[in-house]
Context: one part of a larger RNA
RNA sequence: CGUAGGAUAUUUGAGAGGAGCUGUCCUUAGUACGAGAGGACCGGGAUGGACAAACCUCUGGUGUAUCUGUUGUUUUACCAAAGGCAUGGCAGAGUAGCCAAGUUUGGCAGGGAUAAACGCUGAAGGCAUCUAAGCGUGAAGCCCCCCUCAAGAUAAGAUAUCCCAUCUUCGGAGUAAGACCCCUUGAAGACUACAAGGUUGAUAGGCUUCAGGUGUAAGUGCGGUAACGCACUCAGCUGAGAAGUACUAAUAGGUCGAGGA
Numbered sequence: 001c002g003u004a005g006g007a008u009a010u011u012u013g014a015g016a017g018g019a020g021c022u023g024u025c026c027u028u029a030g031u032a033c034g035a036g037a038g039g040a041c042c043g044g045g046a047u048g049g050a051c052a053a054a055c056c057u058c059u060g061g062u063g064u065a066u067c068u069g070u071u072g073u074u075u076u077a078c079c080a081a082a083g084g085c086a087u088g089g090c091a092g093a094g095u096a097g098c099c100a101a102g103u104u105u106g107g108c109a110g111g112g113a114u115a116a117a118c119g120c121u122g123a124a125g126g127c128a129u130c131u132a133a134g135c136g137u138g139a140a141g142c143c144c145c146c147c148u149c150a151a152g153a154u155a156a157g158a159u160a161u162c163c164c165a166u167c168u169u170c171g172g173a174g175u176a177a178g179a180c181c182c183c184u185u186g187a188a189g190a191c192u193a194c195a196a197g198g199u200u201g202a203u204a205g206g207c208u209u210c211a212g213g214u215g216u217a218a219g220u221g222c223g224g225u226a227a228c229g230c231a232c233u234c235a236g237c238u239g240a241g242a243a244g245u246a247c248u249a250a251u252a253g254g255u256c257g258a259g260g261a
Base pairs, nucleotide, nucleotide: 001152005163006162007161008160009159010158011157015149016148017147018146021049022048023047024046025045026044027043033038051106052105053104054103055102059100060099061098062097066093067092068091069090070089071086072085073084074083075082076081110144111143112142117137118136119135120134164260166173167172178256179255180254181253182198183197184196185195186194203249204248205247206245207244208243209242210241212238213237214236219232220231221230222229223228
């Protein structure tokens, strides 16, 4: 821009893409078959491999603004307690998120038309013949069925709901429903887009209470010559997690947008 008014939702599916794999074991059955050795079809069940998708409850990895221990040095005048630097100084753990080695799920089954092949009926050609007319069976393959996208499918589809025919110098203007700018943000994201919100508000931050992590803070007292230990203390601290709470910031405002050939 188009889809013959302007919008908001919900959809149909022409078409396109994806998936499609397979082993072993048990049973049928030591049956059919076979002198024996051996050893099934058909059917029923179980459990794997590789591949794929999603997720983070579990097992773990990472987790450079979490917690703790600790070496050297420097600063806060000193002690104590802290901060800086040294690969995050080194080391031990570790929330959320992300991830796999973890968890869950998938291929099943079914329908249609067929290939090779096997048939029925049947002439040409009194017989015979699956074929010439006609009718069947038949594959991991083909078309559906399963998953995803999809009306620019210009043949531009459908349904529901909302807005209604103002002014005009006929060029347009101001509006409606609705949308955007702007702002707070996000398990969304390169930007854009998408999604949640904007005071009639829990969108983010803060705060409170928890969860999870770390592992018992500082200070004081007691014990010990001291290093240190014990008590107050399952303390203190705590990024991303949960709930609550308008304390802070989403204020105020602006723009676009029909009149139906």